[in-house]
RNA sequence: GCCCGGAUAGCUCAGUCGGUAGAGCGUUAGGCUUUUAACCUGACGGUCUUGGGUUCGAGUCCCUGUUCGCGCG
Numbered sequence: 001g002c003c004c005g006g007a008u009a010g011c012u013c014a015g016u017c018g019g020u021a022g023a024g025c026g027u028u029a030g031g032c033u034u035u036u037a038a039c040c041u042g043a044c045g046g047u048c049u050u051g052g053g054u055u056c057g058a059g060u061c062c063c064u065g066u067u068c069g070c071g072c073g
Stems, first nucleotide, its partner, number of pairs: 001072002004069004010025004019056001026044006049065001051063003
């Protein structure tokens, strides 16, 4: 230099055909329990990596930048 893949909650990751962003873990409140743990219920938590474009509407499509990883030279 070239090719391919990734970047979404504090962490690990989903997200279908473009139509109101989710799970588990975590934190926290309550219930249960003699207490703790476990279990049950609720809550908290997101400018979806940057900047543009298309569209009535973009995490998703197009262009571009950054960054991480595999491969080729």
Transfer RNA from Araneus ventricosus, 73 nucleotides, folded computationally. Model confidence (mean pLDDT): 82 of 100. RNAcentral holds the sequence, with entries from ENA and Rfam.